[in-house]
Record summary: Model confidence (mean pLDDT): 81 of 100. Predicted 3D model of a 72-nucleotide RNA (transfer RNA) from a bacterium. It matches the Rfam family "tRNA". It is annotated as a transfer RNA.
Order: sequence, then C1' cells, then structure tokens
RNA sequence: GUCCCCGUAGCUCAACGGAUAGAGUAGACGCGUCCUAAGCGUUUGAUGCAGGUUCAAUUCCUGCCGGGGAUA
Repeated sequence: GUCCCCGUAGCUCAACGGAUAGAGUAGACGCGUCCUAAGCGUUUGAUGCAGGUUCAAUUCCUGCCGGGGAUA
C1' cells in the first nucleotide's frame, strides 16, 4: 500500500430500520450491621467525527479518525 473486522455508560457486552438505547460491573444515596462486608432498594452515566439514504438511522451507504488482524 491492499483487503477484512471492530468503535454504544468508567469497564465488559446487548439492541429486525420504529421499545423510554438495555444488562452486568463500577460510582452516588439509603436500608441493613455494634462497625465493616454480603444482600436489598433507589439513582447518575453512552451510540468516534462529518455527510448521505429514509417518514424514521445505534442499525444501511460514503469519507475521515482510532484500534486489531491478514497479505507482499
């Protein structure tokens, strides 16, 4: 250089083109306990960037950025 895959909460992952974008874990608050922990309840927090297609885009298309792999 060429080709392929990936990019979504702090982290690990879900999500037929139409659900309020969900889980686990972490964080905060409370219950709990003599205290701490386990456990329970509540809660905060995310679609890499820019365009395009569409009534509607996390999803499809293009470019760019970043990560990984294959190839000479």